[in-house]
RNA sequence: GGGCUCAUAGCUCAGUCGGUUAGAGCUGACGACUCAUAAUCGUCCGGUCGCUGGUUCGAGCCCAGCUGAGCCCA
Numbered sequence: 001g002g003g004c005u006c007a008u009a010g011c012u013c014a015g016u017c018g019g020u021u022a023g024a025g026c027u028g029a030c031g032a033c034u035c036a037u038a039a040u041c042g043u044c045c046g047g048u049c050g051c052u053g054g055u056u057c058g059a060g061c062c063c064a065g066c067u068g069a070g071c072c073c074a
Stems, first nucleotide, its partner, number of pairs: 001073007010026004019057001028044005050066005
């Protein structure tokens, strides 16, 4: 220098062919249960969907650029 893949909650991830509320598990807070702890159960907190534009009636999803990470080639 060239190519490919990836970026969604504090962490690990899902999100189908663009549509009706952006979700799960873990962590955390509170509560139930218990003599108490653990386990279990319930509720809650937590997101500019990496950034900037574009397409569209409508974008986490499609397109372009940029940033970062990983891999391959030279």
Source information: Predicted 3D model of a 74-nucleotide RNA (transfer RNA) from a Victivallales bacterium. Its Rfam family is "tRNA". By type it is a transfer RNA. The source organism's lineage runs through Bacteria, Pseudomonadati, Lentisphaerota, Lentisphaeria and Victivallales. It was read from a public genome assembly.